[in-house]
């Protein structure tokens, strides 16, 4: 240098930072359904952008390291 890997971790998994897609949670808004004699409260579904996070999902970029190979 190239390839491989994450050993190091208060069970295991998990090196650090960033990005994309998807997921989760929260409040908000739209639509819709249920509900009601009617109106409302309340609830369900769905969509939207926003916020949060060890997002135990995938991929990409840069960096650090070595229980390894050449």
């Nucleotide at each position: 240098g190239c390839g491989g890997c994450a050993a190091c971790a208060u069970c295991c998994c998990c090196g650090c930072g960033g990005a994309u897609u998807g997921g989760g949670u929260g409040a908000c808004g739209g639509c819709u359904c249920g509900g009601c004699a009617g109106g409302a409260a309340u609830g369900g579904g769905u969509c939207g952008g926003c916020a949060c996070a060890g997002u135990g999902a995938a991929u990409c970029c840069g960096c650090u390291g070595c229980a390894c190979g050449c």
Annotation: Model confidence (mean pLDDT): 77 of 100. A computed fold for a 70-nucleotide RNA from an Acidobacteriaceae bacterium, annotated as nadA riboswitch.